[in-house]
RNA sequence: GUUUGAUCCUGGCUCAGAUUGAACGCUGGCGGCAUGCCUAACACAUGCAGGUCGAACGGAGGUUUUGGACGACGAGUGGCGGACGGGUGAGUAACGCGUGGGAAUUUGCCUGGUAGUGGGGGACAACCUGAGGAAACUCGGGCUAAUACCGCAUAUACCCUACGGGGGAAAGGGGGGGAACUCUUCGGCUCCCGCUACCGGAUGAGCCCGCGUCCGAUUAGCUGGUUGGUGGGGUAAUGGCCUACCAAGGCGACGAUCGGUAGCUGGUCUGAGAGGACGAUCAGCCACACUGGGACUGAGACACGGCCCAGACUCCUACGGGAGGCAGCAGUGGGGAAUAUUGGACAAUGGGCGCAAGCCUGAUCCAGCAAUGCCGCGUGUGUGAAGAAGGCCUGCGGGUUGUAAAGCACUUUUAUCGGGAAAGAAAAUCUCAGGGUUAAUACCCCUGGGCCUUGACGGUACCCGAAGAAUAAGCACCGGCUAACUCAGUGCCAGCAGCCGCGGUAAUACUGAGGGUGCAAGCGUUAAUCGGAAUUACUGGGCGUAAAGCGAGUGUAGGCGGCUUCGUAAGUCGGAUGUGAAAGCCCCGGGCUCAACCUGGGAAUUGCAUUCGAUACUGCGCGGCUAGAGUCUGAUAGAGGGAAGUGGAAUUCCAGGUGUAGCGGUGAAAUGCGUAGAGAUCUGGAGGAACACCAGUGGCGAAGGCGGCUUCCUGGAUCAAGACUGACGCUGAGGCUCGAAAGCGUGGGGAGCAAACAGGAUUAGAUACCCUGGUAGUCCACGCCCUAAACGAUGUCAACUAGACGUUGGUCCCAUUGAAGGGAUUAGUGUCGAAGCUAACGCGUUAAGUUGACCGCCUGGGAAUAACGGCCGCAAGGCUAAAACUCAAAGGAAUUGACGGGGGCCCGCACAAGCGGUGGAGCAUGUGGUUUAAUUCGAAGCAACGCGCAGAACCUUACCUGGGCUGAAAGCCUAUGGAAUCCCCCAGAAAAGGGGGAGUGCCCUUCGGGGAGCCGUAGUUUAGGUGCUGCAUGGCUGUCGUCAGCUCGUGUCGUGAGAUGUUGGGUUAAGUCCCGCAACGAGCGCAACCCUUGUCGUUAGUUGCCAGCAGUUCGGCUGGGCACUUUAGCGAGACUGCCGGUGUUAAACCGGAGGAAGGUGGGGAUGACGUCAAGUCCUCAUGGCCCUUAUGUCCAGGGCUACACACGUGCUACAAUGGUCGGUACAGAGGGCAGCGAACUCGCGAGAGUAAGCGAAUCCCAAAAAGCCGGUCUCAGUACGGAUUGGAGUCUGCAACUCGACUCCAUGAAGUCGGAAUCGCUAGUAAUCGCGGAUCAGCACGCCGCGGUGAAUACGUUCCCGGGCCUUGUACACACCGCCCGUCACACCAUGGAAGUUGACUACUCCAGAAGUCGUUGAGCUAACCUUCGGGAAGCAGGCGCCCAAGGAGUGGUUGGUAACUGGGGUGAAGUCGUAACAAGGUA
Repeated sequence: GUUUGAUCCUGGCUCAGAUUGAACGCUGGCGGCAUGCCUAACACAUGCAGGUCGAACGGAGGUUUUGGACGACGAGUGGCGGACGGGUGAGUAACGCGUGGGAAUUUGCCUGGUAGUGGGGGACAACCUGAGGAAACUCGGGCUAAUACCGCAUAUACCCUACGGGGGAAAGGGGGGGAACUCUUCGGCUCCCGCUACCGGAUGAGCCCGCGUCCGAUUAGCUGGUUGGUGGGGUAAUGGCCUACCAAGGCGACGAUCGGUAGCUGGUCUGAGAGGACGAUCAGCCACACUGGGACUGAGACACGGCCCAGACUCCUACGGGAGGCAGCAGUGGGGAAUAUUGGACAAUGGGCGCAAGCCUGAUCCAGCAAUGCCGCGUGUGUGAAGAAGGCCUGCGGGUUGUAAAGCACUUUUAUCGGGAAAGAAAAUCUCAGGGUUAAUACCCCUGGGCCUUGACGGUACCCGAAGAAUAAGCACCGGCUAACUCAGUGCCAGCAGCCGCGGUAAUACUGAGGGUGCAAGCGUUAAUCGGAAUUACUGGGCGUAAAGCGAGUGUAGGCGGCUUCGUAAGUCGGAUGUGAAAGCCCCGGGCUCAACCUGGGAAUUGCAUUCGAUACUGCGCGGCUAGAGUCUGAUAGAGGGAAGUGGAAUUCCAGGUGUAGCGGUGAAAUGCGUAGAGAUCUGGAGGAACACCAGUGGCGAAGGCGGCUUCCUGGAUCAAGACUGACGCUGAGGCUCGAAAGCGUGGGGAGCAAACAGGAUUAGAUACCCUGGUAGUCCACGCCCUAAACGAUGUCAACUAGACGUUGGUCCCAUUGAAGGGAUUAGUGUCGAAGCUAACGCGUUAAGUUGACCGCCUGGGAAUAACGGCCGCAAGGCUAAAACUCAAAGGAAUUGACGGGGGCCCGCACAAGCGGUGGAGCAUGUGGUUUAAUUCGAAGCAACGCGCAGAACCUUACCUGGGCUGAAAGCCUAUGGAAUCCCCCAGAAAAGGGGGAGUGCCCUUCGGGGAGCCGUAGUUUAGGUGCUGCAUGGCUGUCGUCAGCUCGUGUCGUGAGAUGUUGGGUUAAGUCCCGCAACGAGCGCAACCCUUGUCGUUAGUUGCCAGCAGUUCGGCUGGGCACUUUAGCGAGACUGCCGGUGUUAAACCGGAGGAAGGUGGGGAUGACGUCAAGUCCUCAUGGCCCUUAUGUCCAGGGCUACACACGUGCUACAAUGGUCGGUACAGAGGGCAGCGAACUCGCGAGAGUAAGCGAAUCCCAAAAAGCCGGUCUCAGUACGGAUUGGAGUCUGCAACUCGACUCCAUGAAGUCGGAAUCGCUAGUAAUCGCGGAUCAGCACGCCGCGGUGAAUACGUUCCCGGGCCUUGUACACACCGCCCGUCACACCAUGGAAGUUGACUACUCCAGAAGUCGUUGAGCUAACCUUCGGGAAGCAGGCGCCCAAGGAGUGGUUGGUAACUGGGGUGAAGUCGUAACAAGGUA
């Protein structure tokens, strides 16, 4: 960051940090210091990695030379070293490692000490020679030396011992000098090295023990040399280490055994720490060396570059046999995402050998490769605005890149070139001096001086100089988290993505660019660890509803435990000592110019061990106490449990009586029962089950649970007072017991009820809900099962912390005749509530408050109340209990809405009550559909459909066909011609085109001409589009709805979303008003203000009017008048104002008076916050996209008028309340100059002719019609109805064919009041009647207006529809047209089972038995010693035996791979069937 519309919480996922032996992508200047096969303990070509000593020995051969010497030394004998150093981590869960201890051992070289080093002997290599073999190599014969080998002597010490004794060693080599002594130049002298024995030291090694050291219990039992003892053997040494015998032990819930994984540690990474993860480089230990086994030698090995055997593999071979082991350094192949040179040197450090020189040393030191990491440096510095050019953006002004560049002035680190130039080196040897030793001034040793040298790196670090900005910047990111924004392209495509999520034509999220941000020789990505994550919680979490209290009890182990004295000192606390390797971390210094790095010192190492002390607390031991716990005595209440008996009511059945046609059941029915007599009613009987009233958030019980009454047996609780025991207690893993209902087994029982089942209904279906039946079962006995929403969703125990009011059982006190009552206390059981707690809801002495003790349980959702395995069960099934895979949520509480086949209140022509219609007919009109070249487009439930269209013959017109144009119209500029304008002809359908003619205006003028304006031509910039997107938009409009609502400020409440106000009680048409109230106010709406109409007054009278007066052609015509009507200005009037009643004294309502009008008087205009991505890009405007000789534009003709059909809206009718004929009366509101058009004449008529008046209170349209009066028709498809068709006309208009209206004559269709369904209307309304207007050349049944005549009904709000307020439920919020479940079908994925099949590991049994130790034998063979010379001792080969590796066979176990088929699971924009859940979800 992410669950929600929003909120709080729970909870998971994800990110930001640090780190790495890394890898990959892009990029790459220098240096220093580090690091570099994590994979195949896979296989290895080649070279090197272990030799050395001539001062142990014989000496081939060589050189020089011929007396012998000299130096060097191959092979061999011999000595020492090849057990170190170097590599790797396969194995190992172990005394392997770490830490601290221990006793029964050994230790070459080194070191201290004691004592020796005498005297002999026999061989074998080399060598010579012979033989075999391809080779490796082997065999025979002969010679020979030693510090090789073997005896003898000696034995202080040493070992054994029976304490008498016995046993047991050696080797020499080199240097020196020639003095002393008779000699000896060999030495017995001397020095050094070596050798032998022993005692010590040091170092190394072996062994034993305490503690610590991963995961799994879906591994619970393991063990036969096993555990111990004795004797013996064996070892350097203890020990079942081995063997014989004896005993039967040993280990394990504090996790044995088994399985999996793993080298351990110092440390490294991370973290505030505690922890967590890791165990590269460096250091300590262990293990291993192709795999397995074995021993030999040796001080040390069961031996990386040794041996033997077996096996696999590779190589050589003459096929007979042989050779080999890079997990040493390089290197090769292979594996892999991935890890370097077949380099130099022993100069330094270290190691082996040697007296030494020295030799060897892939240890090591260096160099090479790699940005793999850490650290440092650089890629320039200053100045520089014309803010250059270019790029990008733009609102076109500019902005930005940007002082950035260029330019000017400087610098020179690094790189390049040239020059200079360290340290790493100490020596040894040699020589001199002194000292020691000695007979010695030799030798040798020590100290000091001197000489001669010794560098792989490398002419490297470092320094100086030269030239020149010259040689040096990238990578990632820019939606939020998270620093950084614009343009273009793309169009749910291509793609991005760590999480949330972007992309469907305006993408800050893809791709590119400009700009920006971050880091920088690196930057990103991926992988991995810790962190954040208090998300395993020791530090530091939880469990009423989010995941989480076992269904309940009893009790084992364990954990914990009241008051008190003394002792002890295990825990605990303190001191000291030893140890805790070095390196590392940390601190203080030092050295590389700094740093990384290196280095000196310190601290730390929280641990372990030993020892001394302290004694509060815990433990332990001996006592004491009574407050916890318990026992006894006395009472009390109770559906506590078990057994036996018993009672009445009711249902059902049976028998009988009475009695007749129905009963029963439902929403309505039917199935069913009944004339063979039901149901009803009465009597009697049978049988089973359950116990009405009492009955109560009453009682009892641990929970499950327990209900008629009586008896018997029995558990627990409570109260009161004393007495007694003396911590006997609490909890409780396992264990054991109990445990509703359903179910199972055996045997009974069976009235009612009732799964299954049957039938009837309902329904689209109805395997359901409803009805009629009905079997298991329900009941009893015995035995199983062991689960429930077994719930207070709240474990048990104890203590503490306000109360108020009920109720049940006790006890005490007061009062009382008694019942009742009051008070106190105690044990239960409830309601409300303080503090406190809680995410909230809520809990609150019966805690979910504050603490303590113990147990159980949880760690995202799904997969999963599940698989496999195990245990239990007769079965059903139960208990225990994963993973793969998948999602970014799942969830709790509360909030606001919306919704409900939830509730309450209230409105509306919403229903009801009425009147008239629609739906049926014909026609008109619109739409769908179909058709067509085109039938232009839009509108789509209400809220599209006589709608846009207030009027399609052309035009309109957007559509189609055909013919044309490239600008028809408009603006600016340039050039050019002509004013403009008008007329005629040709061809053509017209447009377009061709030709001809008439005609010149205005202003200025220097008379040449110029200018304005207009027209034409050409060019340029641009036009044009009814093309697309109403889901990019403005504007306008519809609708809910003229419904009464929608909000805000401040305050208050709430963690918060929010609430309050706006709810409540009344009232209203109204959130209208009043009252109340943690609210007080305010805004937009309502109302009012506006228009109109109704009454009156006033002002003004022309074109209006005419009461009275006069005239008259009798017409307000004229004079006159302005009273009336009227016109149109201004006023008045109505406000619940007045009275009565009701109401809360209010608001208001009801009734009344007055009044033209009464409670909004009627009508209109006026439409809150918002909803529907509602409608419109084809009114207009407009972003973006698209067309540009066409999607533009002009013209002619056609189409929008089609027609099997369907729907909407209307008109006219079906007739007598009527038709028709004649006569006759009364409006209002409008319109009129390209107009209305009187009168008159003509025509049957539409109309025509002519023409007055009127730009209109004057004239005209204009006749109003229904009505009234009279006549006629007489119920019929008619004298109703008028469609359709024929004919003839009129008018408008260029033009009525497609396609106008009207008139006349003729024709005379359907239709006789309309199914389901549905619409309008509450009063001057419906119904009915006509009139006018807009549009318009003409065209009206439509629309908008106007008046005339003029009703019926409303009990009422149950129901339908819509709406308002309050409340309730919710799994809805795209808001019920919501959400959502399961099967089936399809695709993909992981997984279980599975006949089998194939591996790995392992146990047991058996066979087998190499090499080898040991034992035994040893007839064969044999140098040293002994010998009496025969032989013996001793040894070897050979044989045999025990053990035993590989191998073989069999039976099991564990665990993988794979598998026909099969099971469920998960996932997947638009599949099928239903509708289970969420609202009373329609059966809670």

A computed fold for a 1484-nucleotide RNA from an uncultured prokaryote, annotated as small-subunit ribosomal RNA. Its Rfam family is "Bacterial small subunit ribosomal RNA". Model confidence (mean pLDDT): 84 of 100. The sequence is in RNAcentral, with records from ENA.